[in-house]
RNAcentral holds the sequence, with entries from ENA and SILVA.
This is a predicted structure of a 1492-nucleotide RNA (small-subunit ribosomal RNA) from Candidatus Komeilibacteria bacterium CG_4_10_14_0_2_um_filter_37_10.
Its mean pLDDT, the model's own confidence on a scale to 100, is 81.
Taxonomically the source falls in Candidatus Komeiliibacteriota (Bacteria, Bacteria candidate phyla).
Rfam family: Bacterial small subunit ribosomal RNA. Rfam links the family to the GO terms structural constituent of ribosome and ribosome.
RNA sequence: AAUUAGAGUUUGAUCCUGGCUCAGGACGAACGCUGGCGGCGUGUCUAAGGCAUGCAAGUCGAACGCUCAGUACCGCAAGGUAUUGAGAGUGGCAAACGGGAGAGUAACACCUUGGUAACCUACCCCUAAGAUGGGCAUAACUUUGCGAAAGCGAGGCUAAUUCCCAAUAAGUUUCAUUGACGCAGGUCAGUGAAAUAAAGUUCAGGCGCUUAGGGAUGGGCCUAGGUUCCAUCAGCUUGUUGGUGAGGUAAAAGCUCACCAAGGCGACGACGGAUAGCGGGUGUGAGAGCACGACCCGCCUCACUGGGACUGAGAUACUGCCCAGACUCCUACGGGAGGCUGCAGUCAAGAAUAUUCCUCAAUGCCCGAAAGGGUGAAGGAGCGACGCCGCGUGCAGGAAGACGCCCCUCGGGGUGUAAACUGCUUUUCUAUAGGACGAAUUUGUGACGGUACUAUAGGAAUAAGGGGCCGCUAACCUCGUGCCAGCAGCGGCGGUAAUACGAGGGCCCCAAGCGUUGUCCGGAUUUACUGGGCGUAAAGCGUCUACAGGCGGUUAGAAAAGUUUCCAGUCAAACCUUCAGGCUUAACUUGGAGUUCGCCGGAAAUACUUUCUAACUAGAGGACGGAAGAGGCUAGCGGAAUAGUCGGUGGAGUAGUAAAAUGCGUUGAUAUCGACUAGAACACCAAAUGCGAAGGCAGCUAGCUGGUACGUUCCUGACGCUUACUGGACGAAAGCGUGGGUAGCGAAUGGGAUUAGAUACCCCAGUAGUCCACGCCCUAAACUAUGAAUGCUGAUCAUUGGGAGUAUCGACCCUCUCAGUGGUGUCAACCUAAGCUAACGCGUUAAGCAUUCCGCCUGGGGAGUACGGUCGCAAGACUAAAACUCAAAGGAAUUGACGGGAGCCCGCACAAGCGGUGGAGCAUGUGGUUCAAUUCGAUGAUAAGCGGGGAACCUUACCAGGGCUUGACAUCUCGAGAAUUUCGCCGAAAGGUGAAAGUGCCAGCAAUGGAGCUCGAAGACAGGUGCUGCAUGGUUGUCGUCAGCUCGUGUCGUGAGAUGUAGGGUUAAGUCCUCUAACGAGCGCAACCCCUACCCUAUGUUGUAUGUUCAUAGGGAACUGCCUCGGUCAACGAGGAGGAAGGCGGGGAUGACGUCAAAUCAGCAUGGCUCUUACGCCCUGGGCUACACACGUGCUACAAUGGCCGGUACAAUGGGUUGCAAAAUCGCAAGAUGAAGCUAAUCCCAUCAAAGCCGGUCCCAGUUCGGAUUGAGGUCUGCAAUUCGACCUCAUGAAGCCGGAAUCGCUAGUAACCGCGAAUCAGCCACGUCGCGGUGAAUACGUUCUCGGGCUUUGUACACACCGCCCGUCACGUCAAGAGAGUCGGUAAUACCCGAAAGCUGUGCCAGUCACGGAAUAAGGUAGGAUCGAUAAUAGGGACGAAGUCGUAACAAGGCAUCCGUAGCGGAAGCUGUGGAUGGAUCACCUCCUUU
Repeated sequence: AAUUAGAGUUUGAUCCUGGCUCAGGACGAACGCUGGCGGCGUGUCUAAGGCAUGCAAGUCGAACGCUCAGUACCGCAAGGUAUUGAGAGUGGCAAACGGGAGAGUAACACCUUGGUAACCUACCCCUAAGAUGGGCAUAACUUUGCGAAAGCGAGGCUAAUUCCCAAUAAGUUUCAUUGACGCAGGUCAGUGAAAUAAAGUUCAGGCGCUUAGGGAUGGGCCUAGGUUCCAUCAGCUUGUUGGUGAGGUAAAAGCUCACCAAGGCGACGACGGAUAGCGGGUGUGAGAGCACGACCCGCCUCACUGGGACUGAGAUACUGCCCAGACUCCUACGGGAGGCUGCAGUCAAGAAUAUUCCUCAAUGCCCGAAAGGGUGAAGGAGCGACGCCGCGUGCAGGAAGACGCCCCUCGGGGUGUAAACUGCUUUUCUAUAGGACGAAUUUGUGACGGUACUAUAGGAAUAAGGGGCCGCUAACCUCGUGCCAGCAGCGGCGGUAAUACGAGGGCCCCAAGCGUUGUCCGGAUUUACUGGGCGUAAAGCGUCUACAGGCGGUUAGAAAAGUUUCCAGUCAAACCUUCAGGCUUAACUUGGAGUUCGCCGGAAAUACUUUCUAACUAGAGGACGGAAGAGGCUAGCGGAAUAGUCGGUGGAGUAGUAAAAUGCGUUGAUAUCGACUAGAACACCAAAUGCGAAGGCAGCUAGCUGGUACGUUCCUGACGCUUACUGGACGAAAGCGUGGGUAGCGAAUGGGAUUAGAUACCCCAGUAGUCCACGCCCUAAACUAUGAAUGCUGAUCAUUGGGAGUAUCGACCCUCUCAGUGGUGUCAACCUAAGCUAACGCGUUAAGCAUUCCGCCUGGGGAGUACGGUCGCAAGACUAAAACUCAAAGGAAUUGACGGGAGCCCGCACAAGCGGUGGAGCAUGUGGUUCAAUUCGAUGAUAAGCGGGGAACCUUACCAGGGCUUGACAUCUCGAGAAUUUCGCCGAAAGGUGAAAGUGCCAGCAAUGGAGCUCGAAGACAGGUGCUGCAUGGUUGUCGUCAGCUCGUGUCGUGAGAUGUAGGGUUAAGUCCUCUAACGAGCGCAACCCCUACCCUAUGUUGUAUGUUCAUAGGGAACUGCCUCGGUCAACGAGGAGGAAGGCGGGGAUGACGUCAAAUCAGCAUGGCUCUUACGCCCUGGGCUACACACGUGCUACAAUGGCCGGUACAAUGGGUUGCAAAAUCGCAAGAUGAAGCUAAUCCCAUCAAAGCCGGUCCCAGUUCGGAUUGAGGUCUGCAAUUCGACCUCAUGAAGCCGGAAUCGCUAGUAACCGCGAAUCAGCCACGUCGCGGUGAAUACGUUCUCGGGCUUUGUACACACCGCCCGUCACGUCAAGAGAGUCGGUAAUACCCGAAAGCUGUGCCAGUCACGGAAUAAGGUAGGAUCGAUAAUAGGGACGAAGUCGUAACAAGGCAUCCGUAGCGGAAGCUGUGGAUGGAUCACCUCCUUU
């Protein structure tokens, strides 16, 4: 100085675990839309696939000869000399650099570090010494041969800085020898012997040459450390490991060879497989890390593929050589040529990557003495928004704000100073003119380039898009669409009001770019070193033993490996950070400074770890003593029970179940008595007990044997802890093998039941098995779902063993104490503290606080599966993936709901009663059917005598037909007319058409104007019982008149939430009392309101003779007030007195928060949609009244408690002027005539009643019951009774003799029975509904059961809430992976065959560029395997898919508790046996704990 951000998504909600997704940055990118300029960078990531064409390495005449051309001179000429230039060649140097690529390589390839006493280095620099004399060839050239060509051969001539010989030797090398130094290999110095050099050229300055030493530079080799994934790769290796000798190299070395030995490597990962150039660095990140290795720099490797050497200082050589192979090209078919992974370019591949450009001017490199030549290195230009950076597309003014467009509540608002318009500027652009730096160097020399830059002129002129707008995430409206079309990163959106699709407007974010896709890092503490976990979420091996490894008690001394500090070297440059500078700025670039880490060396320190030495006893182990125990193994013994057999008694059943049946039994069962036999298991004791490492272990006795605790001292002296894929041992049940045994039980199996079925649950039988011996198997919910060890941290109980005390003769008991073992369960209370935990819970037996070691986890499914391997007789076990698919899966707790869970309580809920319905006929409503239409709605409870409290027309919404189109109705404009009334014709009517009468009100003198009404015209509009009650308001039903539903503050809990509102009593009641982390409050309950029962007062007509009754108004009275008892001194309950009434006196109104997307768009209102000469409106007729049938609600009955006839008594509520209607008269009656009275306590309906009572008759029958149906005749209402009214009279006289399963109402003035009134209404299908009074019961033991409800508790995988959720087979479709008779291909090896070139080696000769032979070897061939991949008939499983099929396995006690292991069986879930777990509900009992 810098530095750490989260969000969405599992649920009704919560906390946690956990995955998925997003926001950021980056890129050699690509794609879509768009595109003005400049600078600096950058550009085949794929096919190390194939390449046309041109260029990319030459140069030197001051090394050499020759040829040709020119000039000058000499010469008659041939020719010669000098000089200039060109050409090929000899020779020298370069060509091993520069440039490209990343195929191979997991390696001393690379990086870091050190070494080379085991080495080389041309050109360059320094030093020392030298260069004397001679010789043989050869290319070019010439003659000639072969060949299509490439090219090859033979003869002849010639030069050199080519080659060879001799001399010299400062030195070098070899050998011998002496000395010094070094730990050593060895180095240095001296002496002697031998060998070994050179080249010239020139302009006379030089440039070269040889030898030796040194330097510099560049390399070779070696060492240590680092360097990807797979163990489903665990063993690898024969030149392999070492030695001796030889060869070989510049150099150490198995580098190579011969011989000898048998080593070497490996869980610290050998060997094998896959992938990959390595580093500086780059991206990201707070960092640690993670990912990457384009451009630039360093190293390595490669150059068509494979092999090989030559030359050289240097190569095993990109544009050199030889051979083999593939491919391409030329060919006269005999042979030849080639290698762009150099720069351009081309084809192919691909989503994708550029010009066959200019120049050597600069910087470098090569050659040359130089001039100079060469250079696709390089410098530049071109193309591509590919990236980074910079600039611009104008600036100022300009309306309460144009047009257009969008929205709108129709008022307006937005786009918006935005535009237009006015003024200004000129970066950019265009034109013209000038015009560089880069040149180093005195002159000359610029590809870029007439470029950058400058000046002048012109003119706002040439220049804006992309994505988004539901949340995350900045930004919203309208229209279209209607689970369609489509969107989508995740959640998700779209099924008629979509801010999520498409479009328009507006807005937001970036901007010459913006988005998308792909990849990497981040977020992700989601592999956790920093920095996670494992009781229940994924996760502790079933248990023990133990090697390696890791960790390790106390004291002292030494060392100094780890550790710490300091110093020095190195860690290239670039990059990064920072400070300055240069391009107008920036990007870019130049200079200075700085940094970690690592490695090596040196010095110092010694606390801790380590190592060594010496010691100790607290850990560990041992000795001694007594002790407890279902510890293990073996043998023997015992009784009860069961079964069988035999015998006795006995005589019909027994057994079994919810109930049955199969079964057994008169051939004598079951039962009972006695005897015998057999196998298996061991009641009581017994318990929370005990023992064991775990599995597990139980009658008694004996033998053998393992472990443990305690006590006392003593001994050893850290000997300890943990323990890997490993090694070893044990390991329930089931299962397997061999041989026994078999009483009971009992998979499979058979039979009987149950059931829709029942491969089950239940019953009767019953085989394996269960038992024993031996051998396998090796798994369990092998669980405390809790690894082992050690230390620390507050109590208490039981038990085992021991000690002490009191007491006792002694023991027991009691008290205290030590050590160990086991436990703290239950409960409202008493046991929990601290701490931890997501919570539940754990809590000295930790899930607390710490240490050590091991094992294991990383979303769900696929899957503990496939493949491979190991083990097993088999079953199978252990180890253990991926593709694909989902956005969750999951833990704990909360609130509800639910349970064929539990407890408490209530209700005409059941029970106890009374009367009905369901059967008949009729009425009425509904379904269904029919019809032109039978309009519509209501459909379990909560529709169905419901909307409808009045369908003949009307109503009316339906159907047929006839008509109207500003309309039957409302407002506005214009014109005409008063309105209105009467009549004729056509028509079924609506309507059409014609005629006549009539002239109004207000203001004003009048003209005229205004209001109202009618008619006509045009258009805005009217109108719709058309749709949506799932867009709504309002209203209503239901749970339910059930006792509940909430809030404020406080408290508890991380939170959802809890408490309050739980508990004990009590009530009709969340009513009240008491207790209480709650205290209060609200909506409900109750009360207040109305009616009624009693009394009093006042008033009173139309009531009353009076008294009363009655009506109206007001008041009183009932409050557990009084007494007794119970109860907690309470609330309250039981009884009693008094009273008209007694414990809410009876009834009504009153319906909390909410539930059912409950009902109603047709009562009304209303959003949206829809129709507009019709889905609107008018009219006539029809229909809503249909009729095989089914259901609901009623009426009348079936009769004698009755029917009929006669007589006779007693109500209340109500209604009445378009009305109720008296008396009187007529009619058998319905009714008619009649009109008094009454706007009603007066009159009328209405003498108001009926059941009742009295008397008579009928005599048990389809009747003197019952009245349907039908015929005839009438009355009344109404325009009109045919479809389709009611009533009256006469006649007719059906079913029906009390109603199956089932079901309804009612607890007192109630049920039941009886009549009366009213609304609607012309009339009425009313037997309905709403009221009124009359007569007037029975029963309730009780809460087991049915239904509904309330409270508490419990389980839950449900929350659309059990009408829930959910499992498996089968059928269909799609997808991926595995198996598969096989088939095809790749890779790396092995064995054998063949074997090029070159090198090595041997032999031969004419001695060479020779011939022949040998070993080894590339490529090739043959063979059997290994491994990887592609493909395949077929069969099997998996995942997903729309409302398919079969069942119902799981979640509640899920209706048989569930689950785990194993075995058998079955369409399927599954069932059954056996052992185990609780992660089982419920009830009872036992034990234990706490308190008393």